Model confidence (mean pLDDT): 82 of 100. The RNA shown here (transfer RNA) has 72 nucleotides and comes from Aspergillus sclerotialis. Its Rfam family is "tRNA". By type it is a transfer RNA. The sequence is in RNAcentral, with records from Rfam.
RNA sequence: GGUCUGCUGGCCCAAUGGUAAGGCGCUUGACUACGAAUCAAGAGAUUGUGGGUUCGAAUCCCACGUAGACCU
Numbered sequence: 001g002g003u004c005u006g007c008u009g010g011c012c013c014a015a016u017g018g019u020a021a022g023g024c025g026c027u028u029g030a031c032u033a034c035g036a037a038u039c040a041a042g043a044g045a046u047u048g049u050g051g052g053u054u055c056g057a058a059u060c061c062c063a064c065g066u067a068g069a070c071c072u
Stems, first nucleotide, its partner, number of pairs: 001071007010024003018055001026042005048064005
């Protein structure tokens, strides 16, 4: 220098152009003598950044950033 892949709550991980799902963790309650476990409920994401296409974008297109793999 070239090609390709990834980037979504604190962490992990889904979502084939139409309300961003789930697990762990966190908070509250129940249970308990107190905890742990279990059960119930809840909060937490403007989807890496900036543009474009579209009635509508996590999803399609472009540029950039960042991490990784391969080639030279």